[in-house]
RNA sequence: CGGGGUGUGGUGCAUCGGUAGCAUACGCGAUUCGGGUUCGCGUGGCAGAGGGUUCAAUUCCCUCCACCCCGA
Numbered sequence: 001c002g003g004g005g006u007g008u009g010g011u012g013c014a015u016c017g018g019u020a021g022c023a024u025a026c027g028c029g030a031u032u033c034g035g036g037u038u039c040g041c042g043u044g045g046c047a048g049a050g051g052g053u054u055c056a057a058u059u060c061c062c063u064c065c066a067c068c069c070c071g072a
Stems, first nucleotide, its partner, number of pairs: 001071007010024004018055001026042005048064005
């Protein structure tokens, strides 16, 4: 320098056009003499940044940023 991939709650991942879910963590409660385990409830993200298309975008297009891979 060229090509490709990833970027979503604290963390690991789903969702691939219709107002984002699961696990875990965290908080509360039940269970226990207490702890752990288990069970129930709850908090927490508007989706790397900006712009475009669309009635509507995390999801399509463009630019940029970060990281990873391949090539030179």
A computed fold for a 72-nucleotide RNA from a Candidatus Levyibacteriota bacterium, annotated as transfer RNA. Rfam family: tRNA. NCBI's taxonomy places the organism under Bacteria, Bacteria candidate phyla, Candidatus Levyibacteriota. The sequence was found in a public genome assembly.